The prediction has a mean pLDDT of 83. Predicted 3D model of a 1565-nucleotide RNA (small-subunit ribosomal RNA) from a soil metagenome. Rfam family: Bacterial small subunit ribosomal RNA. The RNAcentral record of the sequence draws on MGnify.

[in-house]
RNA sequence: UUGGAGAGUUUGAUUCUGGCUCAGGACUAACGUUGGCGGCGUGCCUAAUACAUGCAAGUCGUACGAAACUACAGUAGCAAUAUUGUAGUUUAGUGGCAAACGGGUGAGUAAUGCAUGGGUAACAUCCCCUUAUGACCGGGAUAACUCCUCGAAAGAGGAGCUAAUACCGGAUGUGGUAACGAUGUCGCAAGAUGUUGUUAUUAAAGGGAGGCCUCUACUUGUAAGCUUUCGCAUAAGAAUUGGCCCAUGUACAAUUAGCUAGUUGGUAGGGUAAUGGCCUACCAAGGCUACGAUUGUUAGCCGGCCUGAGAGGGUGUUCGGCCACACUGGAACUGCGACACGGUCCAGACUCCUACGGGAGGCAGCAGUAGGGAAUUUUCCGCAAUGGACGAAAGUCUGAUGGAGCGACGCCGCGUGAGGGAUGAAGGUCUUCGGAUCGUAAACCUCUUUUGACAGGGAAUAAGUGUAACGAAGCUAACAUCUUCGUUGCUUGACGGUACCUGUAGAAUAAGCAUCGGCUAACUCUGUGCCAGCAGCCGCGGUAAUACAGAGGAUGCUAACGUUGUCCGGAUUCACUGGGCGUAAAGGGCUUGUAGGUUGCCAAAUAAGUCAGGUGUGAAAUCGUAUAGCUCAACUAUACAACCGCAUUUGAUACUGUUUGGCUUGAGUGCAGCAGGGGUAAUUGGAAUUUUCGGUGUAGCGGUGAAAUGCGUAGAUAUCGAAAAGAACACCUGUGGCGAAGGCGGAUUACUGGGCUGCAACUGACACUGAGGAGCGAAAGCCAGGGGAGCAAACGGGAUUAGAUACCCCGGUAGUCCUGGCUGUAAACGAUGUACACUAGGUGUAGGAGGUUCAUUCCUUCUGUGCCGACGCUAACGCAUUAAGUGUACCGCCUGGGAACUACGGCCGCAAGGUUGAAACUCAAAGAAAUUGACGGGGGUCCGCACAAGCGGUGGAGCAUGUGGUUUAAUUCGACGCAACGCGAAGAACCUUACCUAGGCUUGACAUGCUAGCGAAACCCUUAUGAAAGUUUGGGCCUCUUGUAGCAAUACGAGACGCUAGCACAGGUGUUGCAUGGCUGUCGUCAGCUCGUGUCGUGAGAUGUUGGGUUAAGUCCUCUAACGAGCGCAACCCCUAUGGUUAGUUGCCAGCGAGUCAUGUCGGGCACUCUAACAAUACUGCCCGUGAUAAACGGGAGGAAGGCGGGGAUGACGUCAAGUCCUCAUGGCCCUUAUGUCUAGGGAUACACACGUGCUACAAUGGUUGGUACAGCGGGUCGCGAUAUCGUGAGAUGGAGCCAAUCCCUAAAAACCAACCCUAGUUCGGAUUGAAGUCUGCAACUCGACUUCAUGAAGCCGGAAUCGCUAGUAAUCGUGGAUCAGCUACGCCACGGUGAAUACGUUCCCGGGCCUUGUACACACCGCCCGUCACACUACGAAAGUUAUUUGUACCAGAAGACUUCGAUCUAACCCGCAAGGGAUGUAGAAGUCCAAGGUAUGAAUGAUGAUUGGAGUGAAGUCGUAACAAGGUAGUCGUACCGGAAGGUGCGGCUGGAUCACCUCCUU
Repeated sequence: UUGGAGAGUUUGAUUCUGGCUCAGGACUAACGUUGGCGGCGUGCCUAAUACAUGCAAGUCGUACGAAACUACAGUAGCAAUAUUGUAGUUUAGUGGCAAACGGGUGAGUAAUGCAUGGGUAACAUCCCCUUAUGACCGGGAUAACUCCUCGAAAGAGGAGCUAAUACCGGAUGUGGUAACGAUGUCGCAAGAUGUUGUUAUUAAAGGGAGGCCUCUACUUGUAAGCUUUCGCAUAAGAAUUGGCCCAUGUACAAUUAGCUAGUUGGUAGGGUAAUGGCCUACCAAGGCUACGAUUGUUAGCCGGCCUGAGAGGGUGUUCGGCCACACUGGAACUGCGACACGGUCCAGACUCCUACGGGAGGCAGCAGUAGGGAAUUUUCCGCAAUGGACGAAAGUCUGAUGGAGCGACGCCGCGUGAGGGAUGAAGGUCUUCGGAUCGUAAACCUCUUUUGACAGGGAAUAAGUGUAACGAAGCUAACAUCUUCGUUGCUUGACGGUACCUGUAGAAUAAGCAUCGGCUAACUCUGUGCCAGCAGCCGCGGUAAUACAGAGGAUGCUAACGUUGUCCGGAUUCACUGGGCGUAAAGGGCUUGUAGGUUGCCAAAUAAGUCAGGUGUGAAAUCGUAUAGCUCAACUAUACAACCGCAUUUGAUACUGUUUGGCUUGAGUGCAGCAGGGGUAAUUGGAAUUUUCGGUGUAGCGGUGAAAUGCGUAGAUAUCGAAAAGAACACCUGUGGCGAAGGCGGAUUACUGGGCUGCAACUGACACUGAGGAGCGAAAGCCAGGGGAGCAAACGGGAUUAGAUACCCCGGUAGUCCUGGCUGUAAACGAUGUACACUAGGUGUAGGAGGUUCAUUCCUUCUGUGCCGACGCUAACGCAUUAAGUGUACCGCCUGGGAACUACGGCCGCAAGGUUGAAACUCAAAGAAAUUGACGGGGGUCCGCACAAGCGGUGGAGCAUGUGGUUUAAUUCGACGCAACGCGAAGAACCUUACCUAGGCUUGACAUGCUAGCGAAACCCUUAUGAAAGUUUGGGCCUCUUGUAGCAAUACGAGACGCUAGCACAGGUGUUGCAUGGCUGUCGUCAGCUCGUGUCGUGAGAUGUUGGGUUAAGUCCUCUAACGAGCGCAACCCCUAUGGUUAGUUGCCAGCGAGUCAUGUCGGGCACUCUAACAAUACUGCCCGUGAUAAACGGGAGGAAGGCGGGGAUGACGUCAAGUCCUCAUGGCCCUUAUGUCUAGGGAUACACACGUGCUACAAUGGUUGGUACAGCGGGUCGCGAUAUCGUGAGAUGGAGCCAAUCCCUAAAAACCAACCCUAGUUCGGAUUGAAGUCUGCAACUCGACUUCAUGAAGCCGGAAUCGCUAGUAAUCGUGGAUCAGCUACGCCACGGUGAAUACGUUCCCGGGCCUUGUACACACCGCCCGUCACACUACGAAAGUUAUUUGUACCAGAAGACUUCGAUCUAACCCGCAAGGGAUGUAGAAGUCCAAGGUAUGAAUGAUGAUUGGAGUGAAGUCGUAACAAGGUAGUCGUACCGGAAGGUGCGGCUGGAUCACCUCCUU
């Protein structure tokens, strides 16, 4: 020293980069809603557009002549009146001063301006002040006025009269000026200045007014005198105000790079107040410019104002200083001052008047009008104050100014009441229905009266001036109203009856606006339903919106509040303070070198920079501080501070600069060596390819994923020999070498550049960088001439493909090569500018030097080239002595994405094109690095009936069943890849039933409550109608419980129940499974999913959970910055396999007894079977081997069972907005004489068709007939139903037994034995159909099952494709049960019988787990995304031209005016002259020069517009393909060339910002 805040938005998440947006302040503001009062300010930012009307600059009679009027006096007259004089008032004119100030505006102006500081030795200055001196003698006119003439007017002309402080001549000269001299002072100088001499030249109004009589003159008093005052002239000085000059500063554009002939300078002259090319003549050829000239665009500048921590940025309203302008352009006159806002002349445009001949005008003064515009006021009062002009003064004038009016336009202040008041009133809103909130808010009680209303009083701002009286001083001869001063009286207020004060009544007269998703303080309800709308950014709205609209409530500010616009801030987002450039935007392709910038060591001088002090200036106002005045504040006043700047002066000398002298370490030279694909030219070599010739030889060759085109019987390919031609140089070859980069590779020779090492002889800072400039510069490409073997854009053909303008194949031309010239670009990359210095190491390699060893051994050092790595840096990745570390110097470049490596213009190029390089418009992102996932036609590894190996099926037939579709009045609804489709449905003839048709009911079929009425309730019978439901008629029964009163009858009441009427409500298989609960499917019984603490990382996150083994398993072991834990795995549970214990009926029967034709039938028994409870058994426990000794694995023993024994139940975190509102529950919405409910009938069973799941088959491993044998799970009283009888049979009759280890269902079937069938549409197969029946049931027509007889379809093993299964499994055989009156069951769920084959193995298909890699994906590959085309809209470019503005050049023309010359016309003053007249002077006029407008010709620049045209951008779910992101399915990409609907493809060269595998080298362990 008082001063600095951030937030939202890119992502699944993170860090960074980077833009966009917000919160703050301000305004000459405007708009919307609202509006009580006062004070102080402020008010056309647009059309410098046009202006009606009034006013804004006059004044002086004490400069002058005159006129009119008034008063008084005189004279004439009876009077009216006339006239004279005096005084006063008013006025046109002459004259003086002012009008150049004050007031307005900002068009022009980028410097003729402004700001700051200087200079004028190059100047002026009216009025004011001071000093000195002076004012003498004369003259002629002229306006006014009178008369006449012209004109519509404006105005003009002629004749005559007159005055001055108007005009003119002469004199004088204190002085001034000029020339020539003398002399002093000052200055660096140019020169300035003082004194003085001579000569020349040069003034004036002695006027106006007042007073007086001393002098003078007349003489009672006057003025020509005196005096006072104002004015006049000359000169000097001071002050003030101006002119001119200089320095510094003062917007943008280089897509403006060259400009300039009076241009730059000199000499002479002119001109001016004054310098000067300011002007002219002559001479010279200069002057300005990259430190930005010239040109273009924009703009008045400053004090200040706004903002900001500041530095800065923006701005130039009010107030103040300067400038410029006054309808547009030009010009001068007058004057001290103007080239003049309310003056003149001319030209032009416009407006007005006109008698058409001609005239008038200029609000950017104050009001006001029209117009423009989002928008900006009264045709007000007064000169009372301040100031100005004139005047001696009074005074006059003053739209300057002082005031008032209008506008919430701004700032400031005040008010709309204060205290109490809970039943927390009513009402509103919300509600979980309890309540909460508006809310002490209101009502009500008490009090106050600012403001407003009314009544009364009532200022300051006023100082003066004038006048009257008195007093004093000065002047004077003297007096005086002549001057000055003082005192007293009188006299002046627009604002304004305003401010202010007092009183009266009375809460009385006074609150809104915006917002409430986050940023950002403030939340709910209703309506709406991607609609209407909101929005500053992100974004809200598609039926539960705190985001739209309304309401209630809340928050913020408050006579205002919001919105819009603009500026600064935040934005360190142009970075001086205070940024960056490897990958985010950004290092020039490389070198050389000019200007510029920077520059080693020592010493001296100087003092420019630098530092310190002094002086001047930095106007006032503003800002700051302190006081003071309006009641406070705003506002105002006073004082101080400050104005950070400029100039000048004095000093200091470390550093920088400059000058001088030296030094050697930077740099260079020299000498001695060294390595090298450095460059240029010439010569030369072999291998290979191709072609040609000849020989041998025969049918193919070639090519591909597979082929074909192609070549070949005219003899290819193959092979041998010979020849030709061109191009490239294998091995050596190496993160090895050289070069500035591009780049350079056989060998030899010649010429030549650079580098490294050693020595330390020479020079002595000679250095670094480098805007422009110059040179070099891959490939492709261009021009000319050669050359042409191979390769190969384009092109042709063959394939591939939906297509294939591609990838693959066969051919093939430019080109590739050489010479000469052009082009000038690349991912020209280390995406890393050059140079220098400093800052740990380790380890390779190339070249040299020194030392050393037995040893080309080892050590040291310099230069290059790699890798790893500490500190440090970085957003991270990474860089790390070859820096991206720490510093220095210089250059280049960046500032959101797209548009755009573009357009236009310039430069370069033969062209292709290169270089420089925008904007409109559009988006809220684009981007970098890293993280977690997901994905890959990436990699590794593991598993699974995933494949393979097998067995049996499906797909073909018929039938059953489900679905789609179609149909229908309805064919109710749901389920749709796996994970919908014999699914919900474990059973639709009615019912079910939700659908359709028809007929009914309306508090309802069902629940609860209330009100009123009726009735004893309940119940029963009954009439009519009807399909029924229902509607309707008449009766029967004749009082259920209870209280009070009463003996009782009975009366009054209450309740239950029912009916009727009404009210609340019921009811809904209506909607939303994308509002939900619950339940379920699926990945998947896959082995995973997480947490705590710790550690690592800026962070998201990582680690743990990875690695090595192993397992069915994240199972276990081991290693380990991790250590532990949880949910899953496993185990615990159930069934089954073994034996045991206990128990023994309904089960069993070995032994004993009894009985039967026979049978556990009986006694008896519980050993066995069995039943059903308990405990046991198996754990890699034991042995051998393998393994790291571990975990574990392989083999073996024993055992009923062996490595989880078999099966089941059990389903982690999560995924699919998966399924279900029609099981149930449930929010919201919807229906309420219907979407509810009842009834009958119909439908869900339809049928050209398609699909799924099944059954039965096609037959001999079979069919048929007969006989014989062996199960288990289960079920049964509205039931199972035996024996028996009847029927061919379904079944019927009948009813023993059984509520079940007892009776029944109950025959198991395949199997086995025997016989027949003999390969055929059959003795296979059984659909379909006819007839007759049985059973269930109110009822079998739509629409049941079964039986018998007859009928006897398709089908002879099934295309592409596809499913299940690894052992008691598949296959095959039958049995039971649920639902159920019956059944569509061939389904589903269970049960047992018989009972296989195969697995080499993990390459491939599918799914999954783990690790790793790439990614432009994250809705996560069913992702993302590119381009053409089509449509719509938007802005822009080009374009034959058209048009406007500005401007250049050349020429023509030339008003007014000025200057020069002439001047015939006219001419009072002065001179000569008696006069006439002449001269001088001036003047009309004429000529010339300059010049505005205008015209002609020809350029340039800028804008507007333009048929058509070009690309760009944005749009809804359009079309065609799929180029890119994964190895993106041909790695991508840069430059270039050709080609193609399009993305794009191909050739040549380059890059890695390419995945994968392998190899080489280096490094680490």